The RNA shown here (transfer RNA) has 72 nucleotides and comes from a Minisyncoccota bacterium. The organism belongs to Minisyncoccota, within Bacteria. Rfam family: tRNA. By type it is a transfer RNA.
RNA sequence: GUCGCCGUAGUUCAAUGGAUAGAAUAGCUCACUCCUAACGAGCUGAUACAGGUUCGAUUCCUGUCGGUGACA
Numbered sequence: 001g002u003c004g005c006c007g008u009a010g011u012u013c014a015a016u017g018g019a020u021a022g023a024a025u026a027g028c029u030c031a032c033u034c035c036u037a038a039c040g041a042g043c044u045g046a047u048a049c050a051g052g053u054u055c056g057a058u059u060c061c062u063g064u065c066g067g068u069g070a071c072a
Stems, first nucleotide, its partner, number of pairs: 001071007010025004018055001027043004048064005
């Protein structure tokens, strides 16, 4: 340099173009306990960025950025 794949919560993963983007774990609060842990209830937290298509985009298209792989 060319081509491919990936980018969603602190972390690991879901989500056929359509109801409030869902779960696990982590964090916080409460309850339980003599105390802690475990178990239980609740809360907080995310679509890399910018455009386009569409009534509607996490999803489709284009570009940029980042990561990764193959080739040169």